Source information: c-di-GMP-I riboswitch aptamer from a Chloroflexota bacterium, 90 nucleotides, folded computationally. The prediction has a mean pLDDT of 85. The organism belongs to Chloroflexota, within Bacteria. It matches the Rfam family "c-di-GMP-I riboswitch aptamer". Rfam links the family to the GO term cyclic-di-GMP binding. The RNAcentral record of the sequence draws on Ribocentre.
RNA sequence: AGGCAAAACCAGUGAAAACUGGCGACGCAAAGUUAUGGGUCUAAAGCUCCAAUUAUUUAUAAUGGGAGCCAUGAUUGCCAGAUUACCGAA
Numbered sequence: 001a002g003g004c005a006a007a008a009c010c011a012g013u014g015a016a017a018a019c020u021g022g023c024g025a026c027g028c029a030a031a032g033u034u035a036u037g038g039g040u041c042u043a044a045a046g047c048u049c050c051a052a053u054u055a056u057u058u059a060u061a062a063u064g065g066g067a068g069c070c071a072u073g074a075u076u077g078c079c080a081g082a083u084u085a086c087c088g089a090a
Stems, first nucleotide, its partner, number of pairs: 003028002009022005026077001032083003036080003039075003046069005052063005
């Protein structure tokens, strides 16, 4: 010299966490890139349990409801690791 852009709001995507675009600046000297390790957030699907309803071969099956577990989802603006970096002067 310049860069990025939190919250809120608007639109969209998603089950959610969250993300993308717009607007907007709380901050950031890697707030550039990367989910590799830890942390955190979410729990659709799956699994387990509970109480129903329905069906029939009467002890099973199906259906939707509730609770718990769970990342394969998310976060690099939580921390660490990895990796890259404009112009000028010394």